The prediction has a mean pLDDT of 81.
Predicted 3D model of RNase P RNA and transfer RNA as a complex of 457 nucleotides.

[in-house]
RNA sequence: GAAGUUCGCCAGGCAGUCGCUGUGCGCGCUUGCGUGCAUGGAGGAAAGUCCGGGCUCCGCAGGGCAGGAUGCCGGCUAACGGCCGGGCGCUAUAAGUCGAAAGACCCAAGGCGACGGAAAGUGCAACAGAGAGCAGACCGCCGAUGGCCCGCAAGGGAUCAGGUAAGGGUGAAACGGUGGGGUAAGAGCCCACCGCAGGACUGGUAACAGGACUGGCACGGCAAACCCCAUCCGGGGCAAGGCCAAAUAGGGGGGCGUCGAUGUGGCCCGCAGAGCCCCCGGGUAGGCUGCUAGAGCGUCACGGUAACGUGCCGCCCAGAGGAAUGACUGCCCCGCCGGCGUGAGCCGGCGCGACAGAACCCGGCUUAUCGGCGGGCUUCCCAC
RNA sequence: GCUGCUGUAGCUCAGUCGGUAGAGCAACUGAUUCGUAAUCAGUAGGUCACCAGUUCGAUUCCGGUCAGCAGCA
Numbered sequence: 001g002a003a004g005u006u007c008g009c010c011a012g013g014c015a016g017u018c019g020c021u022g023u024g025c026g027c028g029c030u031u032g033c034g035u036g037c038a039u040g041g042a043g044g045a046a047a048g049u050c051c052g053g054g055c056u057c058c059g060c061a062g063g064g065c066a067g068g069a070u071g072c073c074g075g076c077u078a079a080c081g082g083c084c085g086g087g088c089g090c091u092a093u094a095a096g097u098c099g100a101a102a103g104a105c106c107c108a109a110g111g112c113g114a115c116g117g118a119a120a121g122u123g124c125a126a127c128a129g130a131g132a133g134c135a136g137a138c139c140g141c142c143g144a145u146g147g148c149c150c151g152c153a154a155g156g157g158a159u160c161a162g163g164u165a166a167g168g169g170u171g172a173a174a175c176g177g178u179g180g181g182g183u184a185a186g187a188g189c190c191c192a193c194c195g196c197a198g199g200a201c202u203g204g205u206a207a208c209a210g211g212a213c214u215g216g217c218a219c220g221g222c223a224a225a226c227c228c229c230a231u232c233c234g235g236g237g238c239a240a241g242g243c244c245a246a247a248u249a250g251g252g253g254g255g256c257g258u259c260g261a262u263g264u265g266g267c268c269c270g271c272a273g274a275g276c277c278c279c280c281g282g283g284u285a286g287g288c289u290g291c292u293a294g295a296g297c298g299u300c301a302c303g304g305u306a307a308c309g310u311g312c313c314g315c316c317c318a319g320a321g322g323a324a325u326g327a328c329u330g331c332c333c334c335g336c337c338g339g340c341g342u343g344a345g346c347c348g349g350c351g352c353g354a355c356a357g358a359a360c361c362c363g364g365c366u367u368a369u370c371g372g373c374g375g376g377c378u379u380c381c382c383a384c
Numbered sequence: 385g386c387u388g389c390u391g392u393a394g395c396u397c398a399g400u401c402g403g404u405a406g407a408g409c410a411a412c413u414g415a416u417u418c419g420u421a422a423u424c425a426g427u428a429g430g431u432c433a434c435c436a437g438u439u440c441g442a443u444u445c446c447g448g449u450c451a452g453c454a455g456c457a
Stems, first nucleotide, its partner, number of pairs: 001380010012332007020041010043355001047366002050364005055237004062269004067233005072086005087115001088113004096105003116228002121226002123222002138168002140164003145161002148157003176194006195217001196215003201210003241289004251280006262272002296315003300311004333353001334351007385456007394409004403440001411427005433449003437445001
């Protein structure tokens, strides 16, 4: 320097004029409105509401069943299905090697993994196929042995019994693979290598890795099928909840209830406990609070591979309520088009320039997103 | 804002321990009738909303996206 890959950050800028909205101060009055000044005013996803927590109410948030979620190991955290590091498995491309090529081999940084258990049990596998679970003789091979035929005999023939899972064929999947020996033909029947299972011992916190030696091969797949094991979970949500004001007749009908209704959960126990639910008809539908100072943001230092934690200092950073956060003008930036110019560039026009708009708050995940900037890692090339 | 449910033929809906999707109405063709309706016989019509995943195989199981409906002061 090039290519690839990965992580982080930004989200057009400046000025002027006119608005909208919160807060503070001042003034005016009609006492909650007007006005002046100062100051704050959308996001990385505010989105989906998919997880987790704070907060708050319900009955002490108690026990059991049912139900749900998670699932390699270690760590982080308030918590998590999140994040970080590690293990194992799968996988892509460049480079490299072989080759005329097609392609094959080997495969970097990387990417992906809902990666507990299939020797606890139950179940599923359509179609095809002879056979689909500890199977199977359709084609093929053999027919050593017993029987049959020919032959005086040696021997030969067909394949009746039968043997055979090497080959063909079906399938997503057919009960280790390659080579050799062996055999009538075959077969882990035997042997070598590979795979598989067990495994003393060694390393590691662990997942796991290596592995002397042993075994002739058993234990196929599916748990995002039921299930088993381990861990976690009480339910609801700011329209939660609290206060004030307004309104009214607690009207008519039905049901349940001290043999326990009901108390926000599917059931039972325990606890509280006398009212509760539905329909018809009618009234009121305003305000305050919760509400934004927080697992907060930033610089620095220290610990840690990292996620993250600790400490010092500094800062205050939206709180609307049918719902503010905008519009116009000028210049610069960016993109596109046209013209001029050898060229750097200049002129004019267009786009107003990605996705998108807070609604109690926070940590994540997922989804949408024009473009720009920076860092790390790997491979290759060049120079010293 | 919060919560729950649904998406299958033109319309209304079925479809369970996953094996290649149906019913009624509508449409079309034929028969019947002088003709129409009704009736009878038959035919066509499906990205099972979309995208990924698990599995040999997905309407079904799992995750995400989109659209629609309902409830809560």
Rfam match: Bacterial RNase P class A. By type it is a ribozyme.